[in-house]
Order: sequence, then C1' cells, then structure tokens
RNA sequence: AGCGCUUAUAGCCAAACUUGGUGUAAACCAAGGACGGAAAGCUUCAGAUCUUUAAUGACUAAGUCUAAAGAUAGCUGAGCUGCAUUG
Repeated sequence: AGCGCUUAUAGCCAAACUUGGUGUAAACCAAGGACGGAAAGCUUCAGAUCUUUAAUGACUAAGUCUAAAGAUAGCUGAGCUGCAUUG
C1' cells in the first nucleotide's frame, strides 16, 4: 500500500408517521421525526415487485392479459467510488 473478515470512539445516513408541494398513479422533493443501516453513497446492466396513459392489440359480464412508459438503489445480484478504529 492492497484485499477479506471483524470491532466500533467521534461522526454519517435516515424508516414509519405529520405538514407543505409535484405527479393520473406507483412514488418523489423540503421541513420535522428515528425504525434501522458498516456503504441505507452513486449507477436501472440483469432479475424481482409496484403503478398506469394510450392503442382499430387479445379475451371479455365486471374486467383481465400482453406490450410500452414509469417507480422502488432502504428488494436481490452486478458495476464504480469512499471514511475510520481493534484484531
């Protein structure tokens, strides 16, 4: 110096919920607030889950399915990057 595991001082992030705002929606942003996190930092590359516009699509009783677009990085894997302590 690098890699893996482990511990954790000082610190860091921040769930649910509330208020305001954006969006058809899933959900997101800001403030408050802490369930938790050792990458709960970033990236939709693969899978998964969720939402829905439109369509002379398919089936059709209600509606369902496919495709497409979007959401979740605190769903899993993968990629990139970073701090610090004990062993």
Overview
Predicted 3D model of an 87-nucleotide RNA (c-di-GMP-I riboswitch aptamer) from Methylophaga sp. It was read from a public genome assembly, where an Rfam model found it. Its Rfam family is "c-di-GMP-I riboswitch aptamer". About the family: GEMM was predicted in a large-scale screen for bacterial structured RNA regulatory elements. Rfam 15.1 lists 5,092 matches to the family in 1,772 species. The coordinates come from a structure-prediction model, not an experiment, and the mean pLDDT is 77.